[in-house]
RNA sequence: GGCGGGCGUAGCCAAGUGGUAAGGCAAUGGACUGUGACUCCAUCACUCGCGGGUUCAAACCCCGUCGUUCGCC
Numbered sequence: 001g002g003c004g005g006g007c008g009u010a011g012c013c014a015a016g017u018g019g020u021a022a023g024g025c026a027a028u029g030g031a032c033u034g035u036g037a038c039u040c041c042a043u044c045a046c047u048c049g050c051g052g053g054u055u056c057a058a059a060c061c062c063c064g065u066c067g068u069u070c071g072c073c
């Protein structure tokens, strides 16, 4: 370099395989406390790597493309 496969979702990890994107950690605000920790409540992605297509509807299906990783040559 060529061919083939896996992966890419929040600051981090990670579920979701066509019908309004779970959960954990972290963070922020609050309750509690003499202070802190623990615990509890609330908030936190609408460009799901990017572009296009299919569909009434796409994170999910199709095509292209970028990054990363594995195998073969």
Stems, first nucleotide, its partner, number of pairs: 001073008011025003019056001027043005049065005
Overview:
Predicted 3D model of a 73-nucleotide RNA (transfer RNA) from Auxenochlorella protothecoides. The gene name in the source record is trnH-GUG. The coordinates come from a structure-prediction model, not an experiment, and the mean pLDDT is 81. Rfam family: tRNA. About the family: Transfer RNA (tRNA) molecules are approximately 80 nucleotides in length. The source organism's lineage runs through Eukaryota, core chlorophytes, Trebouxiophyceae, Chlorellales and Auxenochlorella.